[in-house]
RNA sequence: AGCAACGUAGCGCAGUGGAAGCGCACUGGGCUCAUAACCCAGGGGUCGGUGGAUCGAAACCACCCGUUGCUA
Repeated sequence: AGCAACGUAGCGCAGUGGAAGCGCACUGGGCUCAUAACCCAGGGGUCGGUGGAUCGAAACCACCCGUUGCUA
RNA backbone atom coordinates (compact mmCIF):
# COMPACT_ATOMS: atom_id res chain seq x y z
P A A 1 -0.86 3.87 3.52
O5' A A 1 -0.80 2.85 2.32
C5' A A 1 -0.70 3.35 0.99
C4' A A 1 -0.68 2.23 0.00
C3' A A 1 -1.93 1.35 0.00
O3' A A 1 -3.00 1.91 -0.74
C1' A A 1 0.00 0.00 0.00
P G A 2 -4.52 1.62 -0.29
O5' G A 2 -4.80 0.14 -0.81
C5' G A 2 -4.77 -0.14 -2.21
C4' G A 2 -4.91 -1.63 -2.45
C3' G A 2 -6.08 -2.31 -1.77
O3' G A 2 -7.30 -2.13 -2.47
C1' G A 2 -4.13 -3.58 -1.40
P C A 3 -8.67 -2.05 -1.67
O5' C A 3 -8.91 -3.55 -1.19
C5' C A 3 -9.07 -4.60 -2.14
C4' C A 3 -9.11 -5.95 -1.45
C3' C A 3 -10.11 -6.10 -0.33
O3' C A 3 -11.44 -6.32 -0.78
C1' C A 3 -8.04 -6.98 0.34
P A A 4 -12.66 -5.85 0.15
O5' A A 4 -12.67 -6.90 1.36
C5' A A 4 -12.90 -8.27 1.09
C4' A A 4 -12.67 -9.11 2.33
C3' A A 4 -13.46 -8.72 3.56
O3' A A 4 -14.79 -9.20 3.55
C1' A A 4 -11.21 -9.08 4.16
P A A 5 -15.93 -8.43 4.34
O5' A A 5 -15.70 -8.85 5.86
C5' A A 5 -15.80 -10.19 6.27
C4' A A 5 -15.29 -10.38 7.69
C3' A A 5 -15.92 -9.49 8.73
O3' A A 5 -17.17 -9.96 9.20
C1' A A 5 -13.58 -9.44 8.98
P C A 6 -18.30 -8.95 9.64
O5' C A 6 -17.76 -8.36 11.01
C5' C A 6 -17.60 -9.17 12.15
C4' C A 6 -16.72 -8.51 13.19
C3' C A 6 -17.27 -7.23 13.81
O3' C A 6 -18.23 -7.48 14.82
C1' C A 6 -14.99 -6.94 13.25
P G A 7 -19.32 -6.33 15.16
O5' G A 7 -18.47 -5.21 15.91
C5' G A 7 -17.78 -5.53 17.12
C4' G A 7 -17.17 -4.28 17.72
C3' G A 7 -18.17 -3.21 18.11
O3' G A 7 -17.77 -2.57 19.33
C1' G A 7 -16.63 -2.31 16.57
P U A 8 -18.38 -3.05 20.72
O5' U A 8 -19.96 -2.89 20.48
C5' U A 8 -20.57 -1.61 20.50
C4' U A 8 -22.00 -1.71 20.96
C3' U A 8 -22.21 -2.45 22.27
O3' U A 8 -21.95 -1.63 23.39
C1' U A 8 -23.74 -3.25 20.68
P A A 9 -21.23 -2.31 24.64
O5' A A 9 -22.28 -2.15 25.82
C5' A A 9 -22.56 -0.83 26.38
C4' A A 9 -22.81 -0.92 27.86
C3' A A 9 -21.78 -1.69 28.66
O3' A A 9 -21.56 -1.04 29.92
C1' A A 9 -23.90 -2.61 29.03
P G A 10 -20.37 -0.02 30.09
O5' G A 10 -19.22 -0.92 30.76
C5' G A 10 -17.99 -0.33 31.20
C4' G A 10 -17.17 -1.38 31.91
C3' G A 10 -16.95 -2.64 31.08
O3' G A 10 -15.83 -2.54 30.24
C1' G A 10 -17.80 -3.24 33.22
P C A 11 -15.83 -3.11 28.73
O5' C A 11 -15.69 -4.67 28.91
C5' C A 11 -14.51 -5.25 29.43
C4' C A 11 -14.65 -6.75 29.58
C3' C A 11 -15.17 -7.49 28.37
O3' C A 11 -14.16 -7.76 27.41
C1' C A 11 -16.38 -8.18 30.27
P G A 12 -14.56 -7.88 25.86
O5' G A 12 -15.36 -9.27 25.80
C5' G A 12 -14.69 -10.50 26.10
C4' G A 12 -15.66 -11.66 25.99
C3' G A 12 -16.45 -11.74 24.69
O3' G A 12 -15.71 -12.30 23.63
C1' G A 12 -17.90 -12.08 26.52
P C A 13 -16.13 -11.94 22.08
O5' C A 13 -17.72 -11.90 22.16
C5' C A 13 -18.50 -12.29 21.02
C4' C A 13 -19.82 -12.87 21.49
C3' C A 13 -21.00 -12.56 20.57
O3' C A 13 -21.03 -13.43 19.45
C1' C A 13 -21.62 -12.18 22.82
P A A 14 -21.77 -12.89 18.12
O5' A A 14 -23.29 -12.81 18.63
C5' A A 14 -24.24 -13.52 18.01
C4' A A 14 -25.56 -13.51 18.76
C3' A A 14 -26.68 -12.88 17.96
O3' A A 14 -27.10 -13.71 16.88
C1' A A 14 -26.88 -12.29 20.24
P G A 15 -27.17 -13.06 15.44
O5' G A 15 -28.37 -11.99 15.54
C5' G A 15 -29.65 -12.41 15.97
C4' G A 15 -30.47 -11.23 16.42
C3' G A 15 -30.63 -10.12 15.40
O3' G A 15 -31.70 -10.39 14.50
C1' G A 15 -30.05 -9.19 17.50
P U A 16 -31.46 -10.63 12.95
O5' U A 16 -30.87 -9.23 12.45
C5' U A 16 -31.72 -8.14 12.12
C4' U A 16 -31.42 -7.55 10.75
C3' U A 16 -31.72 -8.52 9.59
O3' U A 16 -32.05 -7.75 8.43
C1' U A 16 -29.42 -8.01 9.65
P G A 17 -33.55 -7.75 7.94
O5' G A 17 -33.94 -6.26 8.31
C5' G A 17 -35.27 -5.91 8.52
C4' G A 17 -35.35 -4.72 9.45
C3' G A 17 -36.74 -4.41 9.93
O3' G A 17 -36.69 -3.89 11.26
C1' G A 17 -35.89 -2.58 8.77
P G A 18 -37.35 -4.78 12.41
O5' G A 18 -38.37 -3.80 13.12
C5' G A 18 -37.89 -2.75 13.95
C4' G A 18 -39.04 -1.96 14.55
C3' G A 18 -40.09 -2.81 15.25
O3' G A 18 -40.65 -2.04 16.33
C1' G A 18 -41.08 -1.64 13.43
P A A 19 -40.41 -2.51 17.85
O5' A A 19 -39.07 -1.71 18.19
C5' A A 19 -37.83 -2.38 18.33
C4' A A 19 -36.72 -1.41 18.65
C3' A A 19 -37.07 -0.36 19.70
O3' A A 19 -35.88 0.00 20.42
C1' A A 19 -36.55 0.70 17.65
P A A 20 -35.90 -0.06 22.05
O5' A A 20 -35.05 -1.37 22.38
C5' A A 20 -35.37 -2.60 21.76
C4' A A 20 -34.26 -3.59 21.93
C3' A A 20 -33.86 -3.88 23.38
O3' A A 20 -34.73 -4.87 23.93
C1' A A 20 -31.93 -3.57 22.06
P G A 21 -34.99 -4.84 25.55
O5' G A 21 -34.00 -5.97 26.06
C5' G A 21 -34.50 -7.26 26.34
C4' G A 21 -33.57 -8.32 25.82
C3' G A 21 -32.65 -8.94 26.85
O3' G A 21 -33.32 -9.84 27.71
C1' G A 21 -31.51 -8.66 24.79
P C A 22 -32.62 -10.20 29.15
O5' C A 22 -31.54 -11.31 28.77
C5' C A 22 -31.94 -12.55 28.22
C4' C A 22 -30.75 -13.44 27.93
C3' C A 22 -29.74 -13.59 29.06
O3' C A 22 -30.17 -14.53 30.05
C1' C A 22 -28.60 -13.17 27.06
P G A 23 -29.69 -14.33 31.59
O5' G A 23 -28.16 -14.80 31.57
C5' G A 23 -27.80 -16.13 31.24
C4' G A 23 -26.31 -16.29 31.12
C3' G A 23 -25.49 -15.74 32.28
O3' G A 23 -25.45 -16.64 33.39
C1' G A 23 -24.55 -15.01 30.25
P C A 24 -25.45 -16.03 34.87
O5' C A 24 -24.00 -15.41 35.02
C5' C A 24 -22.84 -16.22 34.99
C4' C A 24 -21.58 -15.40 34.82
C3' C A 24 -21.32 -14.34 35.89
O3' C A 24 -20.82 -14.88 37.10
C1' C A 24 -20.93 -13.42 33.76
P A A 25 -21.23 -14.19 38.50
O5' A A 25 -20.66 -12.70 38.40
C5' A A 25 -19.27 -12.46 38.44
C4' A A 25 -18.95 -11.01 38.12
C3' A A 25 -19.54 -9.97 39.08
O3' A A 25 -18.80 -9.82 40.27
C1' A A 25 -19.91 -9.30 36.84
P C A 26 -19.55 -9.59 41.66
O5' C A 26 -20.24 -8.17 41.47
C5' C A 26 -19.46 -7.00 41.31
C4' C A 26 -20.34 -5.79 41.15
C3' C A 26 -21.41 -5.61 42.23
O3' C A 26 -20.90 -5.01 43.41
C1' C A 26 -22.37 -5.29 40.10
P U A 27 -21.52 -5.44 44.84
O5' U A 27 -22.95 -4.74 44.84
C5' U A 27 -23.09 -3.34 44.84
C4' U A 27 -24.54 -2.93 44.84
C3' U A 27 -25.43 -3.63 45.85
O3' U A 27 -25.32 -3.08 47.16
C1' U A 27 -26.50 -3.65 43.78
P G A 28 -25.54 -4.03 48.44
O5' G A 28 -27.12 -4.27 48.47
C5' G A 28 -28.00 -3.19 48.74
C4' G A 28 -29.45 -3.61 48.56
C3' G A 28 -29.90 -4.84 49.31
O3' G A 28 -30.16 -4.59 50.69
C1' G A 28 -30.68 -4.98 47.11
P G A 29 -29.94 -5.79 51.78
O5' G A 29 -31.12 -6.83 51.46
C5' G A 29 -32.46 -6.45 51.71
C4' G A 29 -33.44 -7.44 51.11
C3' G A 29 -33.40 -8.86 51.64
O3' G A 29 -34.03 -9.00 52.90
C1' G A 29 -33.53 -8.93 49.29
P G A 30 -33.54 -10.15 53.92
O5' G A 30 -34.01 -11.50 53.20
C5' G A 30 -35.38 -11.79 53.03
C4' G A 30 -35.60 -13.06 52.24
C3' G A 30 -35.02 -14.33 52.85
O3' G A 30 -35.87 -14.86 53.87
C1' G A 30 -34.51 -14.26 50.54
P C A 31 -35.20 -15.50 55.17
O5' C A 31 -34.47 -16.81 54.63
C5' C A 31 -35.19 -17.88 54.09
C4' C A 31 -34.26 -18.93 53.50
C3' C A 31 -33.19 -19.43 54.45
O3' C A 31 -33.68 -20.44 55.32
C1' C A 31 -32.23 -18.89 52.36
P U A 32 -33.41 -20.34 56.91
O5' U A 32 -31.83 -20.53 57.03
C5' U A 32 -31.21 -21.76 56.66
C4' U A 32 -29.72 -21.69 56.79
C3' U A 32 -29.20 -21.11 58.10
O3' U A 32 -29.21 -22.08 59.14
C1' U A 32 -28.03 -20.13 56.28
P C A 33 -29.71 -21.62 60.63
O5' C A 33 -28.61 -20.58 61.10
C5' C A 33 -28.84 -19.77 62.25
C4' C A 33 -27.53 -19.15 62.70
C3' C A 33 -26.71 -18.50 61.63
O3' C A 33 -27.09 -17.16 61.39
C1' C A 33 -25.34 -19.95 62.91
P A A 34 -27.23 -16.63 59.85
O5' A A 34 -25.72 -16.55 59.33
C5' A A 34 -24.82 -15.58 59.86
C4' A A 34 -23.40 -15.85 59.41
C3' A A 34 -23.22 -15.93 57.90
O3' A A 34 -23.10 -14.66 57.30
C1' A A 34 -22.11 -17.73 58.96
P U A 35 -23.59 -14.43 55.79
O5' U A 35 -22.49 -15.14 54.89
C5' U A 35 -21.18 -14.58 54.79
C4' U A 35 -20.22 -15.53 54.13
C3' U A 35 -20.60 -16.01 52.73
O3' U A 35 -20.31 -15.05 51.72
C1' U A 35 -19.90 -17.84 54.00
P A A 36 -21.24 -14.99 50.44
O5' A A 36 -20.90 -16.36 49.70
C5' A A 36 -19.67 -16.52 49.01
C4' A A 36 -19.48 -17.96 48.58
C3' A A 36 -20.48 -18.50 47.54
O3' A A 36 -20.15 -18.11 46.23
C1' A A 36 -20.23 -20.05 49.29
P A A 37 -21.33 -17.72 45.19
O5' A A 37 -22.14 -19.08 45.01
C5' A A 37 -21.55 -20.20 44.35
C4' A A 37 -22.41 -21.43 44.53
C3' A A 37 -23.85 -21.31 44.03
O3' A A 37 -23.98 -21.54 42.65
C1' A A 37 -23.85 -22.18 46.21
P C A 38 -24.97 -20.66 41.73
O5' C A 38 -26.42 -20.99 42.32
C5' C A 38 -26.95 -22.29 42.23
C4' C A 38 -28.23 -22.41 43.03
C3' C A 38 -29.30 -21.36 42.73
O3' C A 38 -30.06 -21.68 41.58
C1' C A 38 -28.99 -21.52 45.06
P C A 39 -30.63 -20.51 40.65
O5' C A 39 -31.81 -19.89 41.52
C5' C A 39 -32.95 -20.67 41.86
C4' C A 39 -33.91 -19.89 42.71
C3' C A 39 -34.28 -18.50 42.20
O3' C A 39 -35.27 -18.52 41.18
C1' C A 39 -33.72 -18.36 44.48
P C A 40 -35.30 -17.40 40.07
O5' C A 40 -35.83 -16.10 40.82
C5' C A 40 -37.13 -16.08 41.39
C4' C A 40 -37.37 -14.80 42.15
C3' C A 40 -37.09 -13.52 41.40
O3' C A 40 -38.13 -13.15 40.50
C1' C A 40 -36.16 -13.38 43.55
P A A 41 -37.75 -12.34 39.16
O5' A A 41 -37.39 -10.89 39.70
C5' A A 41 -38.39 -10.08 40.29
C4' A A 41 -37.80 -8.87 40.98
C3' A A 41 -37.04 -7.92 40.11
O3' A A 41 -37.88 -7.04 39.36
C1' A A 41 -35.82 -8.33 42.08
P G A 42 -37.34 -6.46 37.97
O5' G A 42 -36.20 -5.43 38.39
C5' G A 42 -36.51 -4.28 39.18
C4' G A 42 -35.26 -3.59 39.65
C3' G A 42 -34.38 -3.00 38.58
O3' G A 42 -34.85 -1.76 38.09
C1' G A 42 -33.04 -4.14 40.18
P G A 43 -34.43 -1.26 36.59
O5' G A 43 -33.00 -0.63 36.82
C5' G A 43 -32.83 0.46 37.71
C4' G A 43 -31.37 0.74 37.92
C3' G A 43 -30.57 1.01 36.66
O3' G A 43 -30.68 2.36 36.24
C1' G A 43 -29.41 -0.54 38.00
P G A 44 -30.78 2.72 34.72
O5' G A 44 -29.33 2.36 34.15
C5' G A 44 -28.17 3.04 34.64
C4' G A 44 -26.93 2.33 34.19
C3' G A 44 -26.83 2.13 32.70
O3' G A 44 -26.31 3.28 32.04
C1' G A 44 -26.31 0.12 33.82
P G A 45 -27.14 3.98 30.85
O5' G A 45 -26.72 3.14 29.59
C5' G A 45 -25.36 2.82 29.32
C4' G A 45 -25.16 2.57 27.85
C3' G A 45 -25.79 3.60 26.94
O3' G A 45 -24.83 4.20 26.08
C1' G A 45 -26.43 1.38 26.33
P U A 46 -24.75 5.87 26.12
O5' U A 46 -25.02 6.37 24.62
C5' U A 46 -26.00 5.77 23.81
C4' U A 46 -26.62 6.76 22.86
C3' U A 46 -26.22 6.65 21.41
O3' U A 46 -26.98 5.63 20.76
C1' U A 46 -26.15 8.92 22.07
P C A 47 -26.51 5.10 19.30
O5' C A 47 -25.88 3.66 19.60
C5' C A 47 -24.58 3.53 20.09
C4' C A 47 -24.10 2.12 19.86
C3' C A 47 -23.76 1.79 18.41
O3' C A 47 -22.65 0.91 18.38
C1' C A 47 -25.46 0.35 19.16
P G A 48 -21.74 0.76 17.08
O5' G A 48 -20.61 1.85 17.24
C5' G A 48 -20.03 2.06 18.56
C4' G A 48 -18.97 3.14 18.45
C3' G A 48 -19.37 4.38 17.66
O3' G A 48 -20.11 5.30 18.42
C1' G A 48 -17.26 3.61 16.93
P G A 49 -21.28 6.14 17.69
O5' G A 49 -20.48 7.24 16.87
C5' G A 49 -19.63 8.16 17.53
C4' G A 49 -18.98 9.09 16.54
C3' G A 49 -19.92 9.76 15.55
O3' G A 49 -20.55 10.89 16.10
C1' G A 49 -18.09 8.87 14.40
P U A 50 -22.03 11.33 15.64
O5' U A 50 -21.78 11.98 14.20
C5' U A 50 -20.85 13.03 14.04
C4' U A 50 -20.69 13.37 12.57
C3' U A 50 -21.98 13.44 11.77
O3' U A 50 -22.65 14.67 11.97
C1' U A 50 -20.39 12.17 10.58
P G A 51 -24.15 14.82 11.47
O5' G A 51 -23.93 14.87 9.91
C5' G A 51 -25.03 14.85 9.03
C4' G A 51 -24.55 14.45 7.65
C3' G A 51 -25.61 13.83 6.78
O3' G A 51 -26.47 14.80 6.20
C1' G A 51 -23.68 12.52 6.66
P G A 52 -28.09 14.57 6.25
O5' G A 52 -28.30 13.46 5.14
C5' G A 52 -27.81 13.69 3.83
C4' G A 52 -27.84 12.42 3.01
C3' G A 52 -29.18 11.71 2.91
O3' G A 52 -30.05 12.33 1.98
C1' G A 52 -27.45 10.13 3.30
P A A 53 -31.63 12.23 2.24
O5' A A 53 -32.00 10.74 1.83
C5' A A 53 -31.81 10.31 0.49
C4' A A 53 -32.15 8.85 0.33
C3' A A 53 -33.48 8.43 0.93
O3' A A 53 -34.57 8.69 0.07
C1' A A 53 -31.81 6.92 1.62
P U A 54 -35.93 9.32 0.64
O5' U A 54 -36.47 8.17 1.61
C5' U A 54 -36.87 6.92 1.09
C4' U A 54 -37.30 5.98 2.19
C3' U A 54 -38.30 6.54 3.19
O3' U A 54 -39.64 6.51 2.70
C1' U A 54 -36.56 5.41 4.34
P C A 55 -40.55 7.85 2.80
O5' C A 55 -40.83 7.92 4.37
C5' C A 55 -41.52 9.04 4.93
C4' C A 55 -41.95 8.75 6.34
C3' C A 55 -40.89 8.14 7.23
O3' C A 55 -40.00 9.11 7.78
C1' C A 55 -42.87 6.92 7.46
P G A 56 -38.42 8.80 7.81
O5' G A 56 -38.33 7.62 8.88
C5' G A 56 -38.62 7.85 10.24
C4' G A 56 -38.68 6.55 11.01
C3' G A 56 -37.40 5.72 10.99
O3' G A 56 -36.47 6.18 11.93
C1' G A 56 -39.28 4.33 10.54
P A A 57 -34.91 6.11 11.56
O5' A A 57 -34.54 4.56 11.57
C5' A A 57 -34.76 3.78 12.75
C4' A A 57 -33.64 2.78 12.94
C3' A A 57 -32.28 3.41 13.24
O3' A A 57 -31.52 2.50 14.02
C1' A A 57 -32.14 2.23 11.23
P A A 58 -31.15 2.88 15.51
O5' A A 58 -29.94 1.91 15.84
C5' A A 58 -28.58 2.31 15.55
C4' A A 58 -27.72 1.09 15.34
C3' A A 58 -27.86 0.43 13.99
O3' A A 58 -26.97 1.03 13.03
C1' A A 58 -28.01 -1.21 15.71
P A A 59 -27.42 1.22 11.52
O5' A A 59 -27.64 -0.24 10.96
C5' A A 59 -26.55 -1.17 10.90
C4' A A 59 -27.06 -2.55 10.51
C3' A A 59 -27.66 -2.63 9.10
O3' A A 59 -27.37 -3.87 8.47
C1' A A 59 -29.31 -3.18 10.73
P C A 60 -26.37 -3.91 7.25
O5' C A 60 -27.10 -2.98 6.16
C5' C A 60 -27.98 -3.55 5.20
C4' C A 60 -28.34 -2.53 4.16
C3' C A 60 -27.23 -1.58 3.72
O3' C A 60 -26.37 -2.16 2.75
C1' C A 60 -29.19 -0.34 4.16
P C A 61 -24.82 -1.79 2.67
O5' C A 61 -24.81 -0.32 2.05
C5' C A 61 -25.24 -0.12 0.70
C4' C A 61 -25.11 1.33 0.31
C3' C A 61 -23.77 1.98 0.63
O3' C A 61 -22.78 1.66 -0.34
C1' C A 61 -25.49 3.40 1.36
P A A 62 -21.22 1.62 0.10
O5' A A 62 -20.83 3.14 0.28
C5' A A 62 -20.84 4.02 -0.84
C4' A A 62 -20.50 5.44 -0.43
C3' A A 62 -19.24 5.58 0.40
O3' A A 62 -18.07 5.59 -0.36
C1' A A 62 -20.99 6.83 1.39
P C A 63 -16.70 4.92 0.22
O5' C A 63 -16.16 6.03 1.24
C5' C A 63 -15.78 7.30 0.76
C4' C A 63 -15.71 8.30 1.88
C3' C A 63 -14.76 7.97 3.01
O3' C A 63 -13.40 8.25 2.72
C1' C A 63 -16.82 8.68 3.91
P C A 64 -12.23 7.33 3.36
O5' C A 64 -12.23 7.80 4.88
C5' C A 64 -11.91 9.13 5.23
C4' C A 64 -12.22 9.40 6.68
C3' C A 64 -11.52 8.50 7.69
O3' C A 64 -10.17 8.88 7.93
C1' C A 64 -13.78 8.71 8.28
P C A 65 -9.11 7.80 8.39
O5' C A 65 -9.53 7.44 9.89
C5' C A 65 -9.47 8.42 10.91
C4' C A 65 -9.94 7.85 12.24
C3' C A 65 -9.31 6.55 12.66
O3' C A 65 -8.01 6.73 13.22
C1' C A 65 -11.62 6.41 12.99
P G A 66 -6.91 5.58 13.02
O5' G A 66 -7.40 4.42 13.99
C5' G A 66 -7.48 4.64 15.39
C4' G A 66 -8.21 3.49 16.07
C3' G A 66 -7.63 2.10 15.84
O3' G A 66 -6.49 1.84 16.64
C1' G A 66 -9.98 2.03 15.60
P U A 67 -5.37 0.78 16.13
O5' U A 67 -6.08 -0.63 16.33
C5' U A 67 -6.40 -1.08 17.61
C4' U A 67 -7.13 -2.43 17.55
C3' U A 67 -6.43 -3.52 16.74
O3' U A 67 -5.39 -4.16 17.46
C1' U A 67 -8.72 -3.43 16.16
P U A 68 -4.14 -4.81 16.64
O5' U A 68 -4.77 -6.09 15.93
C5' U A 68 -5.26 -7.16 16.69
C4' U A 68 -5.99 -8.17 15.82
C3' U A 68 -5.22 -8.71 14.64
O3' U A 68 -4.30 -9.72 14.98
C1' U A 68 -7.39 -8.10 13.94
P G A 69 -2.99 -9.99 14.08
O5' G A 69 -3.56 -10.71 12.78
C5' G A 69 -4.16 -11.99 12.87
C4' G A 69 -4.85 -12.36 11.57
C3' G A 69 -3.98 -12.37 10.34
O3' G A 69 -3.21 -13.55 10.22
C1' G A 69 -6.03 -11.26 9.87
P C A 70 -1.79 -13.53 9.43
O5' C A 70 -2.22 -13.43 7.91
C5' C A 70 -2.93 -14.48 7.28
C4' C A 70 -3.36 -14.11 5.88
C3' C A 70 -2.26 -13.64 4.96
O3' C A 70 -1.52 -14.71 4.38
C1' C A 70 -4.08 -12.16 4.81
P U A 71 0.01 -14.52 3.98
O5' U A 71 -0.06 -13.53 2.74
C5' U A 71 -0.68 -13.95 1.53
C4' U A 71 -0.68 -12.83 0.51
C3' U A 71 0.65 -12.15 0.29
O3' U A 71 1.51 -12.89 -0.58
C1' U A 71 -1.03 -10.52 0.51
P A A 72 3.07 -12.89 -0.36
O5' A A 72 3.52 -11.42 -0.85
C5' A A 72 3.34 -11.02 -2.19
C4' A A 72 3.56 -9.54 -2.36
C3' A A 72 4.90 -9.01 -1.83
O3' A A 72 5.98 -9.26 -2.72
C1' A A 72 3.15 -7.59 -1.13
Molecule: transfer RNA
Organism: Thamnocephalis sphaerospora